[in-house]
Molecule: transfer RNA
Organism: Ophirina amphinema
RNA sequence: GCCGGAUUAGCUUUAACGGUAUAGCGGUCGACUUGUAAUCGACAGGUUGUCAGUUCGAAUCUGACAUCCGGCU
Numbered sequence: 001g002c003c004g005g006a007u008u009a010g011c012u013u014u015a016a017c018g019g020u021a022u023a024g025c026g027g028u029c030g031a032c033u034u035g036u037a038a039u040c041g042a043c044a045g046g047u048u049g050u051c052a053g054u055u056c057g058a059a060u061c062u063g064a065c066a067u068c069c070g071g072c073u
Stems, first nucleotide, its partner, number of pairs: 001072007010025003019056001027043005049065005
């Protein structure tokens, strides 16, 4: 230099053909307990790596860039 893959909540992740993002762990609160743990319930937490483009509508399609992984020269 060229090619391919990955990037979504604090961590690990779901989401065929575009229709507005899900769960587990963790966090907070509550129930239960003499108390803690465990268990159960509820809640909070995401501008889907960045910037553009297409579209009525983009995590999803297109382009560029960034980071990481792999391959070729």